A computed fold for a 491-nucleotide part of an RNA from a Deltaproteobacteria bacterium, annotated as small-subunit ribosomal RNA, 3' major domain. The prediction has a mean pLDDT of 85. Rfam family: Bacterial small subunit ribosomal RNA.
[in-house]
Context: one part of a larger RNA
RNA sequence: UGACGGGGGCCCGCACAAGCGGUGGAGCGUGUGGUUUAAUUGGAUGCUAAGCCAAGAACCUUACCAGGGCUUGACAUCCAGCCGUCAAGGCAUGUGGAGACACAUGCUGAGCGUGCGCUGUAGUGCACGCAGGCUGGACAGGUGGUGCACGGCCGUCGUCAGCUCGUGCCGUGAGGUGUUGGGUUAAGUCCCGCAACGAGCGCAACCCCUGCCCUUAGUUGCCAGCGCGUAAUGGUGGGCACACUAAGGGGACUGCCGCCGACGAGGCGGAGGAAGGAGGGGAUGACGUCAGGUACUCGUGCCCCUUAUGUCCUGGGCGACACACGCGCUACAAUGGGCGGGACAGAGGGUAGCGAGGCUGCGAAGCCGAGCGAAUCCCGAAACCCGCUCUCAGUUCGGAUUGCAGGCUGCAACCCGCCUGCAUGAAGACGGAAUCGCUAGUAAUCGCGGAUCAGCCAUGCCGCGGUGAAUACGUUCCCGGGCCUUGUACA
Numbered sequence: 001u002g003a004c005g006g007g008g009g010c011c012c013g014c015a016c017a018a019g020c021g022g023u024g025g026a027g028c029g030u031g032u033g034g035u036u037u038a039a040u041u042g043g044a045u046g047c048u049a050a051g052c053c054a055a056g057a058a059c060c061u062u063a064c065c066a067g068g069g070c071u072u073g074a075c076a077u078c079c080a081g082c083c084g085u086c087a088a089g090g091c092a093u094g095u096g097g098a099g100a101c102a103c104a105u106g107c108u109g110a111g112c113g114u115g116c117g118c119u120g121u122a123g124u125g126c127a128c129g130c131a132g133g134c135u136g137g138a139c140a141g142g143u144g145g146u147g148c149a150c151g152g153c154c155g156u157c158g159u160c161a162g163c164u165c166g167u168g169c170c171g172u173g174a175g176g177u178g179u180u181g182g183g184u185u186a187a188g189u190c191c192c193g194c195a196a197c198g199a200g201c202g203c204a205a206c207c208c209c210u211g212c213c214c215u216u217a218g219u220u221g222c223c224a225g226c227g228c229g230u231a232a233u234g235g236u237g238g239g240c241a242c243a244c245u246a247a248g249g250g251g252a253c254u255g256c257c258g259c260c261g262a263c264g265a266g267g268c269g270g271a272g273g274a275a276g277g278a279g280g281g282g283a284u285g286a287c288g289u290c291a292g293g294u295a296c297u298c299g300u301g302c303c304c305c306u307u308a309u310g311u312c313c314u315g316g317g318c319g320a321c322a323c324a325c326g327c328g329c330u331a332c333a334a335u336g337g338g339c340g341g342g343a344c345a346g347a348g349g350g351u352a353g354c355g356a357g358g359c360u361g362c363g364a365a366g367c368c369g370a371g372c373g374a375a376u377c378c379c380g381a382a383a384c385c386c387g388c389u390c391u392c393a394g395u396u397c398g399g400a401u402u403g404c405a406g407g408c409u410g411c412a413a414c415c416c417g418c419c420u421g422c423a424u425g426a427a428g429a430c431g432g433a434a435u436c437g438c439u440a441g442u443a444a445u446c447g448c449g450g451a452u453c454a455g456c457c458a459u460g461c462c463g464c465g466g467u468g469a470a471u472a473c474g475u476u477c478c479c480g481g482g483c484c485u486u487g488u489a490c491a
């Protein structure tokens, strides 16, 4: 000087408390450990691994296993010789084969440039070079190892309030001071004081979304006011007022009033206001820490394999299952289940696409197919409201599991896809010790969209809106953190 303390003081954070909903019990989904296996590819492992890498494992992917092939190689550059007629290669066919591949036959074997010769031109012959190919050689290739050799990127402490520097001053020195102190703040935020005076990286602001208003602009919107028209609809004439869209601007600054405070920083209350005292949310992550993570994105030193640790193919595996754990989904019902009727979003996506509408089918879906590269067409809510029914039962709860019959994608659904119908209806009656999230348009609850994607094991992830709470006395205690101080036999 730090670090640490079951030392002290001050102060924060859904840290506790208060409250609401969960997890831990059940079934299923998914990830992991373990076990098994020819292989169950590899990595991630307290917080900070475990619906993580993976925003799509039937083949492919694929890195694993078995078997079968290829070697200058699936891919790049160069050198030498040869071919450039034959050949090699490519295409087709045949044979073997699971295919990759091997063999055979046929066709093709093209093109460009320069020079010379022939020729009246067109064209043609030869030589060289390019393109292409073969052989050989350099080399390629490696998701092989090392994240304890690295770059880059990321997680974490932590959006925490901090970390430093120049000069000066103090100290033999390590170092201190500044950065401590008194107030204040979300904040090393600001004020005051002070052997310090300044400065940098952080904080804040500048950026984006959202909440109010205005301007500009109107092939979306509007009977707002009028005309036409309809069973009905902005359907139409017409108009940009409203709404909206998307570009610009205004608006909030403790600016105003009162009180408190040191006449300060600031705090409390009030007015006005759509909004207050950083309005709400996002992006943004200081010096550093964990030899944190990643050599399976990429790049890269070193090491290792080179008829194979490279490469191609078929099939299998990554989907195994006595178990254990994490994260989820669906429930255990009556603020609920079923049936019928009725209403209201936002954000997105769409041309090998979205598909209105019609017909067929109980349905998944099929056939025909308008419109739309889209504020123009299409994909479009559920909870909710109204009516009827069920009456407390393992049930009209719950839907696992299994049987049969079908639909769809795809070369192909046995291993191993999704969906539909009928049948079957399991565990489960609110969950031990323990444990998680959340302070407001939040939790809870309800549906909708998108990426990836042929399809999909999505209950995941990333977004969107609808309905919409309860509680916070307080800081003693648990966890994490900040500042000052104290002890130390630790560094």
Stems, first nucleotide, its partner, number of pairs: 001491002003488003007485007015475002019438005026330008034321002042053002064316007073139001077138007089108008111130008141305002144303003150299002152294003155290001157288001162201006168177003181192003207282004212250007221240001226237003253276001256270005319457001332431001336390007348379003353372002357368004397428001402423007444467007